[in-house]
RNA sequence: GGCUUAUCCAGAAAGACGGAGGGAACGGACCCGAUGAUGUCUUGGCAACCAACCACCCCAAGGAAAUGGUGCCAAUUUCCUCCCGCUUUAUAGCGGGAUAGAUAAGUU
Numbered sequence: 001g002g003c004u005u006a007u008c009c010a011g012a013a014a015g016a017c018g019g020a021g022g023g024a025a026c027g028g029a030c031c032c033g034a035u036g037a038u039g040u041c042u043u044g045g046c047a048a049c050c051a052a053c054c055a056c057c058c059c060a061a062g063g064a065a066a067u068g069g070u071g072c073c074a075a076u077u078u079c080c081u082c083c084c085g086c087u088u089u090a091u092a093g094c095g096g097g098a099u100a101g102a103u104a105a106g107u108u
Base pairs, nucleotide, nucleotide: 001108002107003106004105005104006103007102008101013043014042015041016040017039021032022031023030027080028079029078044073045072046071049069050068051067053063054062077100081098082097083096084095085094086093087092
């Protein structure tokens, strides 16, 4: 990197470095950004996917906790596109699904 499964409207920031764009992707919208963003590091925190723990003959589902492995800490994955359905006068709104992406676990 590919594949499979699950989840994605909740939650959680300070300091240092650095110095211009950044928010995955073309484009658009809308935001963040010299009152210093994005990024890197340190510390802190959030969450509870996996392991460990409880229960169970075993597996799955379940429980508690936060020890270990990840992850995450602006905005729903910031919003959009396509398909189906509903409401509507409607270019608008709502619901479901697909695609793309992120994370975890497994596998190759």
Predicted 3D model of a 108-nucleotide RNA (SAM riboswitch aptamer (S box leader)) from Spirosoma radiotolerans. The sequence is in RNAcentral, with records from Rfam. The organism belongs to Spirosoma, within Bacteria.